SAM riboswitch aptamer (S box leader) from Paenisporosarcina indica, 116 nucleotides, folded computationally. The sequence was found by an Rfam model in a public genome assembly. NCBI's taxonomy places the organism under Bacteria, Bacillati, Bacillota, Caryophanaceae, Paenisporosarcina.

RNA sequence: UUCUUAUCCAGAGAGACUGAGGGACUGGCCCUUUGACGUCUCGGCAGCGGGUUCAACUUAAUUGUUGAACACUGUGCCAAAUCCUGCAAGCGUUUCUGUCGCUUGAAAGAUGAGAA
Numbered sequence: 001u002u003c004u005u006a007u008c009c010a011g012a013g014a015g016a017c018u019g020a021g022g023g024a025c026u027g028g029c030c031c032u033u034u035g036a037c038g039u040c041u042c043g044g045c046a047g048c049g050g051g052u053u054c055a056a057c058u059u060a061a062u063u064g065u066u067g068a069a070c071a072c073u074g075u076g077c078c079a080a081a082u083c084c085u086g087c088a089a090g091c092g093u094u095u096c097u098g099u100c101g102c103u104u105g106a107a108a109g110a111u112g113a114g115a116a
Stems, first nucleotide, its partner, number of pairs: 001116008013042005021031003025086001027084002043078003047075004051070007082108001087105006
C1' cells in the first nucleotide's frame, strides 16, 4: 500500500515549547493570537486484540463455549455523532422538475484484527 472483516449518536485534558492555521476531501458550519496545528511531559478514556481472575455450561483434561470483572500488555482515542453533508431509494412539505425536513441503504474516511 492492497484485500477481508468488525465497530463508529458512549467515554476521556492539563502543563511546557512553538507561532498560524485546523476540523481527511466537497459544500456548509465551526474551532483558533483568551494561542490553533504539531512535538514533548504528565494525566485520563475504554473501542479492538492479548493476558489474568471469577461464574455458568461442557470435557478425560484450564478441554471448549458463553458471560462478567481488572487498565497488566499491544494498538487506538481525549471540541462538536465520522461536526453535518455528498450517491441512491422511500415518505412528508410545496403550485412545481425546485426547495426544505425525515428514514433507510451505499460511498468515502477512521480504528482494531487477519491476510498478501